[in-house]
RNA sequence: GGGCAGCUGGCGCAGCUGGAUAGCGCGCUUCCUUGACAUGGAAGAGGUCACAGGUUCGAAUCCUGUGCUGCCCA
Numbered sequence: 001g002g003g004c005a006g007c008u009g010g011c012g013c014a015g016c017u018g019g020a021u022a023g024c025g026c027g028c029u030u031c032c033u034u035g036a037c038a039u040g041g042a043a044g045a046g047g048u049c050a051c052a053g054g055u056u057c058g059a060a061u062c063c064u065g066u067g068c069u070g071c072c073c074a
Base pairs, nucleotide, nucleotide: 001073002072003071004070005069006068007067010026011025012024013023019057028044029043030042031041032040050066051065052064053063054062
């Protein structure tokens, strides 16, 4: 330099046939349960969907460019 894949709450991921208020598990906070802890139960907080632009009535999802990470080729 060329090609491919990934980028979504603190962590791991789903969602990619464009239309749901963006979900799941773990973690975190508060409460209940306990003498206390753990387990269990209830409620809750937390996301510019990597960034910029475009298409569209509407974009996490499609298109273009850029960035970062990984793999392959040279």